[in-house]
RNA sequence: GGGGUAUUAGCGCAGUUGGGAGCGCGCAACAUCCGCAAUGUUGAGGCCACGGGUUCGAAUCCCGUAUACUCCA
Repeated sequence: GGGGUAUUAGCGCAGUUGGGAGCGCGCAACAUCCGCAAUGUUGAGGCCACGGGUUCGAAUCCCGUAUACUCCA
């Protein structure tokens, strides 16, 4: 220098016909309980890495940038 993969909640991840942003753990409140455990219920938390483009509509398609890993030279 060139190619590939990844980037979504505090952590680990799903979401591939382009139309609902979700799961587990963790966190908070409440209930049961002798109990800060366990179980159950409810809830908070995301500008979907960043900037553009296409489209009625983009986490998803296209272009560029950044970071990490990897392959080639």
About this RNA:
This is a predicted structure of a 73-nucleotide RNA (transfer RNA) from Lachnospiraceae bacterium UBA7050. The prediction has a mean pLDDT of 82. Its Rfam family is "tRNA". It was read from a public genome assembly. The source organism's lineage runs through Bacteria, Bacillati, Clostridia, Lachnospirales and Lachnospiraceae.